[in-house]
Molecule: FMN riboswitch aptamer (RFN element)
Organism: Tindallia californiensis
C1' cells in the first nucleotide's frame, strides 16, 4: 500500500397543543420531520438508489413533491421569500408523525482480515 473471494459493526426522523364529535395524535387549526450516493458549492421536492407494492419472481414493472430574488467562476443544493410532497396493513373516524410487519431488510458508511507490488 493497489485489489477483494471473506468477516464484523453501524445504518430514519417527527403531535406533551387546541377545536368538532359517540368516536380522530387519522378531519379542521396549529406544530413538527426529512434515509443513501452523485452533482463545479452543502439538495425531502435535480439525477440515481434504498425502503414499499405488483407480477410471468437470480428477473421485470410501478413508485411523491419547487418556484422566485440575491451572492458567486460555479448553487432548482447556500442566503431571503413564498410553496409543495410523503409506502403497505390496522384503527370506534380518513394517518408523513399512532400501532404493526420490524429485535426485520437495506441503499450505503466505517473497520477487520488476506495481501500483489
Nucleotide at each position: 500500500a493497489a485489489a477483494u473471494a471473506a468477516c464484523u459493526u453501524c445504518a430514519g426522523g417527527g403531535a406533551c397543543a387546541g377545536g368538532u364529535g359517540u368516536a380522530a395524535u387519522u378531519c379542521c387549526u396549529u406544530a413538527c420531520c426529512g434515509g443513501c450516493g452523485g452533482u463545479u458549492a452543502a439538495a425531502g421536492c435535480c439525477c440515481g438508489c434504498g425502503a414499499g407494492c405488483c407480477a410471468u419472481a437470480u428477473u421485470g414493472g410501478c413508485u411523491g413533491a419547487u418556484c422566485u430574488g440575491g451572492u458567486g467562476a460555479a448553487a432548482u443544493u447556500c442566503c431571503g421569500g413564498a410553496g409543495c410532497c410523503g409506502a403497505c396493513a390496522g384503527u370506534u373516524a380518513a394517518a408523513g408523525u399512532c400501532u404493526g410487519g420490524a429485535u426485520g431488510a437495506a441503499a450505503g458508511a466505517a473497520g477487520u482480515a488476506u495481501g500483489a507490488g